[in-house]
RNA sequence: GCCCCCGUGGCUUAGUGGUAGAGUGCCCGCGUGGUAAGCGGGUGGACCCGGGUUCGAAUCCCGGCGGGGGCU
Repeated sequence: GCCCCCGUGGCUUAGUGGUAGAGUGCCCGCGUGGUAAGCGGGUGGACCCGGGUUCGAAUCCCGGCGGGGGCU
RNA backbone atom coordinates (compact mmCIF):
# COMPACT_ATOMS: atom_id res chain seq x y z
P G A 1 -0.67 3.71 3.61
O5' G A 1 -0.93 2.79 2.31
C5' G A 1 -0.70 3.35 1.01
C4' G A 1 -0.70 2.24 0.00
C3' G A 1 -1.93 1.37 0.00
O3' G A 1 -2.98 1.94 -0.73
C1' G A 1 0.00 0.00 0.00
P C A 2 -4.49 1.71 -0.35
O5' C A 2 -4.75 0.22 -0.81
C5' C A 2 -4.73 -0.14 -2.17
C4' C A 2 -4.89 -1.63 -2.34
C3' C A 2 -6.09 -2.23 -1.64
O3' C A 2 -7.30 -2.08 -2.37
C1' C A 2 -4.17 -3.54 -1.18
P C A 3 -8.70 -2.05 -1.62
O5' C A 3 -8.92 -3.56 -1.15
C5' C A 3 -9.10 -4.58 -2.11
C4' C A 3 -9.21 -5.93 -1.44
C3' C A 3 -10.25 -6.02 -0.34
O3' C A 3 -11.58 -6.19 -0.82
C1' C A 3 -8.24 -7.01 0.41
P C A 4 -12.78 -5.67 0.00
O5' C A 4 -12.90 -6.74 1.17
C5' C A 4 -13.20 -8.09 0.88
C4' C A 4 -13.15 -8.94 2.13
C3' C A 4 -14.00 -8.46 3.30
O3' C A 4 -15.37 -8.80 3.16
C1' C A 4 -11.87 -9.04 4.08
P C A 5 -16.47 -7.86 3.84
O5' C A 5 -16.35 -8.18 5.38
C5' C A 5 -16.61 -9.49 5.87
C4' C A 5 -16.27 -9.61 7.32
C3' C A 5 -16.92 -8.59 8.25
O3' C A 5 -18.26 -8.89 8.57
C1' C A 5 -14.63 -8.78 8.76
P C A 6 -19.28 -7.70 8.86
O5' C A 6 -18.83 -7.14 10.28
C5' C A 6 -18.89 -7.97 11.43
C4' C A 6 -18.17 -7.34 12.58
C3' C A 6 -18.69 -5.98 13.04
O3' C A 6 -19.86 -6.09 13.86
C1' C A 6 -16.35 -5.91 12.93
P G A 7 -20.91 -4.89 13.90
O5' G A 7 -20.15 -3.78 14.76
C5' G A 7 -19.71 -4.07 16.08
C4' G A 7 -19.05 -2.85 16.71
C3' G A 7 -19.98 -1.65 16.93
O3' G A 7 -19.67 -0.99 18.14
C1' G A 7 -18.16 -1.03 15.57
P U A 8 -20.44 -1.39 19.44
O5' U A 8 -21.98 -1.11 19.08
C5' U A 8 -22.44 0.21 18.89
C4' U A 8 -23.90 0.31 19.26
C3' U A 8 -24.26 -0.21 20.65
O3' U A 8 -24.01 0.78 21.65
C1' U A 8 -25.77 -1.09 19.08
P G A 9 -23.15 0.35 22.91
O5' G A 9 -24.03 1.07 24.04
C5' G A 9 -23.71 0.82 25.42
C4' G A 9 -24.61 1.69 26.26
C3' G A 9 -24.41 1.51 27.76
O3' G A 9 -24.44 2.76 28.42
C1' G A 9 -26.65 1.03 27.16
P G A 10 -23.06 3.50 28.61
O5' G A 10 -22.24 2.43 29.50
C5' G A 10 -20.94 2.76 29.97
C4' G A 10 -20.38 1.61 30.77
C3' G A 10 -20.20 0.30 30.02
O3' G A 10 -19.00 0.28 29.27
C1' G A 10 -21.22 -0.12 32.11
P C A 11 -19.00 -0.44 27.80
O5' C A 11 -19.02 -1.98 28.18
C5' C A 11 -17.89 -2.60 28.80
C4' C A 11 -18.18 -4.07 29.07
C3' C A 11 -18.65 -4.89 27.88
O3' C A 11 -17.58 -5.34 27.06
C1' C A 11 -20.07 -5.29 29.70
P U A 12 -17.86 -5.63 25.49
O5' U A 12 -18.82 -6.91 25.48
C5' U A 12 -18.33 -8.18 25.88
C4' U A 12 -19.41 -9.24 25.77
C3' U A 12 -20.10 -9.33 24.42
O3' U A 12 -19.36 -10.04 23.45
C1' U A 12 -21.71 -9.37 26.14
P U A 13 -19.50 -9.63 21.88
O5' U A 13 -21.09 -9.63 21.61
C5' U A 13 -21.70 -10.81 21.14
C4' U A 13 -23.21 -10.75 21.30
C3' U A 13 -24.02 -10.23 20.13
O3' U A 13 -24.15 -11.21 19.09
C1' U A 13 -24.91 -9.41 22.16
P A A 14 -24.54 -10.74 17.59
O5' A A 14 -26.13 -10.59 17.67
C5' A A 14 -26.93 -11.74 17.79
C4' A A 14 -28.39 -11.40 17.90
C3' A A 14 -29.04 -10.74 16.70
O3' A A 14 -29.30 -11.63 15.65
C1' A A 14 -29.86 -9.80 18.71
P G A 15 -29.23 -11.10 14.10
O5' G A 15 -30.31 -9.93 14.04
C5' G A 15 -31.70 -10.22 14.05
C4' G A 15 -32.51 -8.96 14.26
C3' G A 15 -32.42 -7.97 13.10
O3' G A 15 -33.39 -8.26 12.11
C1' G A 15 -32.07 -6.87 15.18
P U A 16 -32.98 -8.55 10.60
O5' U A 16 -32.21 -7.20 10.18
C5' U A 16 -32.90 -6.10 9.64
C4' U A 16 -32.32 -5.71 8.30
C3' U A 16 -32.46 -6.81 7.23
O3' U A 16 -32.64 -6.21 5.96
C1' U A 16 -30.16 -6.39 7.64
P G A 17 -34.08 -6.10 5.42
O5' G A 17 -34.10 -4.59 5.89
C5' G A 17 -34.81 -3.66 5.23
C4' G A 17 -35.05 -2.51 6.20
C3' G A 17 -36.53 -2.31 6.45
O3' G A 17 -36.69 -1.69 7.71
C1' G A 17 -35.67 -0.46 5.31
P G A 18 -37.63 -2.55 8.77
O5' G A 18 -38.61 -1.43 9.33
C5' G A 18 -38.06 -0.27 9.96
C4' G A 18 -39.18 0.59 10.49
C3' G A 18 -40.29 -0.19 11.16
O3' G A 18 -40.80 0.56 12.25
C1' G A 18 -41.15 0.98 9.27
P U A 19 -40.26 0.18 13.68
O5' U A 19 -41.41 0.80 14.58
C5' U A 19 -41.48 2.20 14.78
C4' U A 19 -41.38 2.48 16.26
C3' U A 19 -40.07 2.01 16.88
O3' U A 19 -39.70 2.92 17.91
C1' U A 19 -41.88 0.84 17.86
P A A 20 -38.23 3.47 17.79
O5' A A 20 -37.37 2.11 17.90
C5' A A 20 -37.20 1.54 19.15
C4' A A 20 -36.54 0.21 19.01
C3' A A 20 -36.25 -0.36 20.39
O3' A A 20 -37.36 -1.14 20.79
C1' A A 20 -34.28 -0.40 19.05
P G A 21 -37.59 -1.31 22.34
O5' G A 21 -36.73 -2.63 22.53
C5' G A 21 -37.08 -3.55 23.54
C4' G A 21 -36.62 -4.94 23.16
C3' G A 21 -35.83 -5.64 24.25
O3' G A 21 -36.65 -6.13 25.28
C1' G A 21 -34.77 -5.98 22.19
P A A 22 -36.12 -6.26 26.75
O5' A A 22 -35.15 -7.51 26.68
C5' A A 22 -35.64 -8.78 26.28
C4' A A 22 -34.51 -9.79 26.14
C3' A A 22 -33.62 -9.94 27.35
O3' A A 22 -34.19 -10.78 28.34
C1' A A 22 -32.29 -9.74 25.40
P G A 23 -33.80 -10.47 29.88
O5' G A 23 -32.31 -11.02 30.05
C5' G A 23 -32.03 -12.39 29.81
C4' G A 23 -30.54 -12.64 29.80
C3' G A 23 -29.78 -12.13 31.00
O3' G A 23 -29.84 -13.01 32.10
C1' G A 23 -28.67 -11.47 29.04
P U A 24 -29.96 -12.41 33.58
O5' U A 24 -28.57 -11.63 33.79
C5' U A 24 -27.36 -12.36 33.88
C4' U A 24 -26.16 -11.43 33.80
C3' U A 24 -26.10 -10.31 34.85
O3' U A 24 -25.63 -10.77 36.12
C1' U A 24 -25.64 -9.42 32.73
P G A 25 -26.14 -10.02 37.43
O5' G A 25 -25.56 -8.55 37.28
C5' G A 25 -24.18 -8.31 37.35
C4' G A 25 -23.87 -6.86 37.00
C3' G A 25 -24.42 -5.83 37.96
O3' G A 25 -23.59 -5.67 39.10
C1' G A 25 -24.85 -5.18 35.73
P C A 26 -24.27 -5.35 40.50
O5' C A 26 -24.91 -3.89 40.30
C5' C A 26 -24.09 -2.76 40.06
C4' C A 26 -24.94 -1.52 39.83
C3' C A 26 -26.03 -1.29 40.87
O3' C A 26 -25.54 -0.64 42.03
C1' C A 26 -26.93 -1.07 38.70
P C A 27 -26.16 -1.01 43.43
O5' C A 27 -27.58 -0.28 43.41
C5' C A 27 -27.66 1.14 43.33
C4' C A 27 -29.11 1.59 43.30
C3' C A 27 -30.01 0.96 44.35
O3' C A 27 -29.90 1.57 45.62
C1' C A 27 -31.05 0.87 42.25
P C A 28 -30.19 0.71 46.93
O5' C A 28 -31.77 0.53 46.90
C5' C A 28 -32.65 1.63 47.05
C4' C A 28 -34.09 1.21 46.94
C3' C A 28 -34.52 0.05 47.82
O3' C A 28 -34.75 0.42 49.17
C1' C A 28 -35.36 -0.27 45.65
P G A 29 -34.48 -0.69 50.32
O5' G A 29 -35.69 -1.72 50.13
C5' G A 29 -37.03 -1.31 50.36
C4' G A 29 -38.01 -2.34 49.87
C3' G A 29 -37.94 -3.72 50.52
O3' G A 29 -38.54 -3.76 51.80
C1' G A 29 -38.15 -3.97 48.19
P C A 30 -38.06 -4.83 52.87
O5' C A 30 -38.57 -6.23 52.30
C5' C A 30 -39.95 -6.48 52.17
C4' C A 30 -40.22 -7.80 51.47
C3' C A 30 -39.61 -9.03 52.17
O3' C A 30 -40.42 -9.50 53.24
C1' C A 30 -39.18 -9.13 49.85
P G A 31 -39.69 -10.05 54.54
O5' G A 31 -38.78 -11.24 54.02
C5' G A 31 -39.37 -12.41 53.44
C4' G A 31 -38.30 -13.28 52.80
C3' G A 31 -37.18 -13.72 53.70
O3' G A 31 -37.53 -14.88 54.43
C1' G A 31 -36.26 -12.84 51.72
P U A 32 -37.62 -14.83 56.03
O5' U A 32 -36.09 -14.95 56.44
C5' U A 32 -35.39 -16.15 56.18
C4' U A 32 -33.93 -15.99 56.49
C3' U A 32 -33.62 -15.36 57.85
O3' U A 32 -33.71 -16.30 58.90
C1' U A 32 -32.26 -14.39 56.16
P G A 33 -34.36 -15.89 60.28
O5' G A 33 -33.25 -14.95 60.93
C5' G A 33 -33.58 -14.07 61.98
C4' G A 33 -32.32 -13.41 62.51
C3' G A 33 -31.47 -12.77 61.43
O3' G A 33 -31.90 -11.44 61.16
C1' G A 33 -30.12 -14.17 62.78
P G A 34 -32.04 -10.91 59.68
O5' G A 34 -30.53 -10.84 59.16
C5' G A 34 -29.66 -9.85 59.72
C4' G A 34 -28.24 -10.11 59.28
C3' G A 34 -28.03 -10.23 57.79
O3' G A 34 -27.95 -8.96 57.14
C1' G A 34 -26.85 -11.95 58.88
P U A 35 -28.47 -8.83 55.63
O5' U A 35 -27.45 -9.71 54.76
C5' U A 35 -26.18 -9.18 54.44
C4' U A 35 -25.28 -10.22 53.82
C3' U A 35 -25.68 -10.78 52.46
O3' U A 35 -25.44 -9.87 51.38
C1' U A 35 -24.89 -12.52 53.82
P A A 36 -26.41 -9.90 50.13
O5' A A 36 -26.18 -11.36 49.48
C5' A A 36 -24.98 -11.66 48.80
C4' A A 36 -24.90 -13.12 48.46
C3' A A 36 -25.95 -13.65 47.50
O3' A A 36 -25.62 -13.38 46.15
C1' A A 36 -25.75 -15.13 49.32
P A A 37 -26.83 -13.15 45.11
O5' A A 37 -27.53 -14.58 45.02
C5' A A 37 -26.84 -15.68 44.46
C4' A A 37 -27.64 -16.95 44.63
C3' A A 37 -29.02 -16.95 43.99
O3' A A 37 -28.97 -17.26 42.60
C1' A A 37 -29.18 -17.78 46.18
P G A 38 -29.93 -16.45 41.56
O5' G A 38 -31.40 -16.71 42.12
C5' G A 38 -31.98 -18.01 42.08
C4' G A 38 -33.28 -18.03 42.83
C3' G A 38 -34.30 -16.99 42.41
O3' G A 38 -35.04 -17.37 41.26
C1' G A 38 -34.10 -16.98 44.76
P C A 39 -35.53 -16.28 40.23
O5' C A 39 -36.68 -15.52 41.04
C5' C A 39 -37.85 -16.22 41.45
C4' C A 39 -38.77 -15.33 42.29
C3' C A 39 -39.11 -13.98 41.68
O3' C A 39 -40.12 -14.07 40.68
C1' C A 39 -38.50 -13.67 43.93
P G A 40 -40.13 -13.02 39.49
O5' G A 40 -40.65 -11.68 40.19
C5' G A 40 -41.96 -11.63 40.71
C4' G A 40 -42.23 -10.29 41.39
C3' G A 40 -41.89 -9.06 40.55
O3' G A 40 -42.87 -8.75 39.58
C1' G A 40 -41.04 -8.79 42.73
P G A 41 -42.43 -8.04 38.23
O5' G A 41 -42.06 -6.56 38.70
C5' G A 41 -43.06 -5.70 39.21
C4' G A 41 -42.47 -4.46 39.82
C3' G A 41 -41.65 -3.58 38.89
O3' G A 41 -42.44 -2.78 38.02
C1' G A 41 -40.50 -3.83 40.92
P G A 42 -41.83 -2.36 36.59
O5' G A 42 -40.65 -1.34 36.97
C5' G A 42 -40.94 -0.12 37.62
C4' G A 42 -39.69 0.58 38.07
C3' G A 42 -38.75 1.02 36.97
O3' G A 42 -39.17 2.22 36.33
C1' G A 42 -37.51 0.01 38.70
P U A 43 -38.72 2.48 34.80
O5' U A 43 -37.13 2.63 34.90
C5' U A 43 -36.56 3.68 35.63
C4' U A 43 -35.06 3.66 35.51
C3' U A 43 -34.50 3.56 34.09
O3' U A 43 -34.54 4.81 33.43
C1' U A 43 -33.33 2.08 35.51
P G A 44 -35.45 4.96 32.06
O5' G A 44 -34.58 4.25 30.92
C5' G A 44 -33.65 5.01 30.16
C4' G A 44 -32.33 5.15 30.88
C3' G A 44 -31.17 5.42 29.95
O3' G A 44 -30.21 6.20 30.63
C1' G A 44 -30.91 3.30 30.99
P G A 45 -30.56 7.74 30.66
O5' G A 45 -30.09 8.27 29.26
C5' G A 45 -30.96 8.94 28.34
C4' G A 45 -30.12 9.58 27.24
C3' G A 45 -29.27 8.57 26.47
O3' G A 45 -29.04 9.07 25.15
C1' G A 45 -27.89 9.99 27.74
P A A 46 -29.35 8.10 23.92
O5' A A 46 -28.45 6.82 24.08
C5' A A 46 -27.02 6.92 24.02
C4' A A 46 -26.43 5.66 23.46
C3' A A 46 -26.78 5.36 22.00
O3' A A 46 -25.94 6.05 21.11
C1' A A 46 -27.08 3.40 23.32
P C A 47 -26.53 6.93 19.92
O5' C A 47 -27.05 5.91 18.84
C5' C A 47 -26.26 5.60 17.72
C4' C A 47 -25.73 4.18 17.78
C3' C A 47 -25.13 3.68 16.50
O3' C A 47 -24.04 2.78 16.80
C1' C A 47 -26.98 2.35 17.08
P C A 48 -22.87 2.66 15.75
O5' C A 48 -21.94 3.89 16.09
C5' C A 48 -21.47 4.11 17.40
C4' C A 48 -20.31 5.06 17.38
C3' C A 48 -20.47 6.23 16.44
O3' C A 48 -21.20 7.32 17.05
C1' C A 48 -18.40 5.21 16.06
P C A 49 -22.16 8.24 16.15
O5' C A 49 -21.13 9.12 15.30
C5' C A 49 -20.29 10.05 15.96
C4' C A 49 -19.46 10.80 14.93
C3' C A 49 -20.22 11.36 13.75
O3' C A 49 -20.85 12.60 14.04
C1' C A 49 -18.30 10.24 12.98
P G A 50 -22.23 12.97 13.25
O5' G A 50 -21.73 13.31 11.79
C5' G A 50 -20.92 14.46 11.55
C4' G A 50 -20.47 14.52 10.11
C3' G A 50 -21.56 14.44 9.06
O3' G A 50 -22.27 15.65 8.88
C1' G A 50 -19.77 13.05 8.43
P G A 51 -23.81 15.59 8.38
O5' G A 51 -23.71 15.08 6.86
C5' G A 51 -23.21 15.95 5.86
C4' G A 51 -22.95 15.21 4.57
C3' G A 51 -24.15 14.64 3.83
O3' G A 51 -24.90 15.60 3.12
C1' G A 51 -22.42 13.03 3.87
P G A 52 -26.47 15.32 2.83
O5' G A 52 -26.50 14.08 1.83
C5' G A 52 -25.97 14.24 0.52
C4' G A 52 -25.99 12.92 -0.22
C3' G A 52 -27.35 12.31 -0.48
O3' G A 52 -28.01 12.90 -1.59
C1' G A 52 -25.86 10.64 0.28
P U A 53 -29.65 12.90 -1.62
O5' U A 53 -30.03 11.36 -1.80
C5' U A 53 -29.73 10.68 -3.00
C4' U A 53 -30.21 9.24 -2.96
C3' U A 53 -31.68 9.08 -2.59
O3' U A 53 -32.53 9.26 -3.71
C1' U A 53 -30.37 7.57 -1.32
P U A 54 -33.88 10.19 -3.58
O5' U A 54 -34.78 9.31 -2.59
C5' U A 54 -35.22 8.01 -2.97
C4' U A 54 -35.85 7.31 -1.80
C3' U A 54 -36.91 8.09 -1.05
O3' U A 54 -38.17 8.07 -1.73
C1' U A 54 -35.47 7.03 0.50
P C A 55 -39.02 9.41 -1.84
O5' C A 55 -39.47 9.66 -0.33
C5' C A 55 -40.09 10.91 0.03
C4' C A 55 -40.70 10.78 1.41
C3' C A 55 -39.80 10.21 2.47
O3' C A 55 -38.94 11.16 3.04
C1' C A 55 -41.88 9.11 2.56
P G A 56 -37.42 10.78 3.28
O5' G A 56 -37.53 9.69 4.43
C5' G A 56 -37.98 10.04 5.73
C4' G A 56 -38.17 8.81 6.59
C3' G A 56 -36.95 7.93 6.78
O3' G A 56 -36.10 8.43 7.81
C1' G A 56 -38.82 6.58 6.24
P A A 57 -34.54 8.29 7.60
O5' A A 57 -34.22 6.73 7.61
C5' A A 57 -34.56 5.94 8.77
C4' A A 57 -33.44 4.97 9.11
C3' A A 57 -32.14 5.65 9.50
O3' A A 57 -31.45 4.83 10.42
C1' A A 57 -31.79 4.37 7.57
P A A 58 -31.70 5.06 11.97
O5' A A 58 -30.64 4.07 12.66
C5' A A 58 -29.26 4.42 12.67
C4' A A 58 -28.40 3.17 12.73
C3' A A 58 -28.35 2.34 11.45
O3' A A 58 -27.35 2.80 10.58
C1' A A 58 -28.82 0.94 13.29
P U A 59 -27.59 2.81 8.95
O5' U A 59 -27.98 1.30 8.58
C5' U A 59 -27.05 0.26 8.79
C4' U A 59 -27.67 -1.08 8.48
C3' U A 59 -28.10 -1.27 7.02
O3' U A 59 -27.80 -2.59 6.59
C1' U A 59 -29.96 -1.53 8.45
P C A 60 -26.54 -2.81 5.61
O5' C A 60 -26.96 -2.02 4.28
C5' C A 60 -27.67 -2.68 3.23
C4' C A 60 -27.80 -1.77 2.03
C3' C A 60 -26.58 -0.92 1.69
O3' C A 60 -25.63 -1.67 0.94
C1' C A 60 -28.49 0.45 1.67
P C A 61 -24.04 -1.33 1.07
O5' C A 61 -23.90 0.04 0.30
C5' C A 61 -24.14 0.11 -1.10
C4' C A 61 -23.88 1.51 -1.60
C3' C A 61 -22.57 2.14 -1.16
O3' C A 61 -21.48 1.72 -1.95
C1' C A 61 -24.31 3.68 -0.82
P C A 62 -20.01 1.65 -1.32
O5' C A 62 -19.59 3.18 -1.17
C5' C A 62 -19.41 3.98 -2.33
C4' C A 62 -19.02 5.40 -1.95
C3' C A 62 -17.90 5.53 -0.94
O3' C A 62 -16.61 5.36 -1.51
C1' C A 62 -19.66 6.97 -0.33
P G A 63 -15.44 4.75 -0.62
O5' G A 63 -15.08 5.95 0.36
C5' G A 63 -14.55 7.16 -0.15
C4' G A 63 -14.51 8.23 0.91
C3' G A 63 -13.77 7.90 2.18
O3' G A 63 -12.35 8.00 2.05
C1' G A 63 -15.80 8.92 2.74
P G A 64 -11.42 7.08 2.95
O5' G A 64 -11.58 7.71 4.40
C5' G A 64 -11.19 9.06 4.65
C4' G A 64 -11.60 9.51 6.03
C3' G A 64 -11.06 8.68 7.19
O3' G A 64 -9.72 9.01 7.51
C1' G A 64 -13.35 9.10 7.53
P C A 65 -8.79 7.90 8.12
O5' C A 65 -9.37 7.68 9.58
C5' C A 65 -9.38 8.76 10.52
C4' C A 65 -10.06 8.35 11.81
C3' C A 65 -9.57 7.04 12.42
O3' C A 65 -8.36 7.18 13.13
C1' C A 65 -11.92 7.06 12.43
P G A 66 -7.34 5.95 13.18
O5' G A 66 -8.07 4.90 14.12
C5' G A 66 -8.33 5.22 15.48
C4' G A 66 -9.17 4.16 16.13
C3' G A 66 -8.70 2.73 15.98
O3' G A 66 -7.64 2.41 16.87
C1' G A 66 -10.99 2.82 15.57
P G A 67 -6.60 1.26 16.42
O5' G A 67 -7.44 -0.09 16.59
C5' G A 67 -7.91 -0.49 17.86
C4' G A 67 -8.72 -1.76 17.78
C3' G A 67 -8.08 -2.92 17.04
O3' G A 67 -7.11 -3.61 17.81
C1' G A 67 -10.31 -2.69 16.35
P G A 68 -5.92 -4.37 17.06
O5' G A 68 -6.62 -5.62 16.36
C5' G A 68 -7.22 -6.62 17.14
C4' G A 68 -7.90 -7.66 16.27
C3' G A 68 -7.06 -8.29 15.19
O3' G A 68 -6.17 -9.29 15.66
C1' G A 68 -9.14 -7.71 14.29
P G A 69 -4.82 -9.56 14.84
O5' G A 69 -5.28 -10.25 13.49
C5' G A 69 -5.88 -11.53 13.51
C4' G A 69 -6.40 -11.91 12.15
C3' G A 69 -5.39 -11.96 11.02
O3' G A 69 -4.56 -13.11 11.04
C1' G A 69 -7.33 -10.87 10.27
P G A 70 -3.09 -13.04 10.35
O5' G A 70 -3.36 -12.96 8.79
C5' G A 70 -3.94 -14.05 8.11
C4' G A 70 -4.27 -13.69 6.68
C3' G A 70 -3.10 -13.29 5.81
O3' G A 70 -2.37 -14.40 5.32
C1' G A 70 -4.85 -11.75 5.48
P C A 71 -0.85 -14.25 4.92
O5' C A 71 -0.88 -13.37 3.60
C5' C A 71 -1.46 -13.88 2.41
C4' C A 71 -1.36 -12.86 1.28
C3' C A 71 0.03 -12.33 1.00
O3' C A 71 0.82 -13.21 0.21
C1' C A 71 -1.49 -10.53 1.09
P U A 72 2.41 -13.23 0.38
O5' U A 72 2.89 -11.83 -0.20
C5' U A 72 2.67 -11.53 -1.58
C4' U A 72 3.05 -10.10 -1.88
C3' U A 72 4.45 -9.69 -1.46
O3' U A 72 5.44 -10.08 -2.38
C1' U A 72 2.90 -8.02 -0.81

Transfer RNA from a Thermoprotei archaeon, 72 nucleotides, folded computationally.
The coordinates come from a structure-prediction model, not an experiment, and the mean pLDDT is 80.
Taxonomically the source falls in Thermoprotei (Archaea, Thermoproteati, Thermoproteota).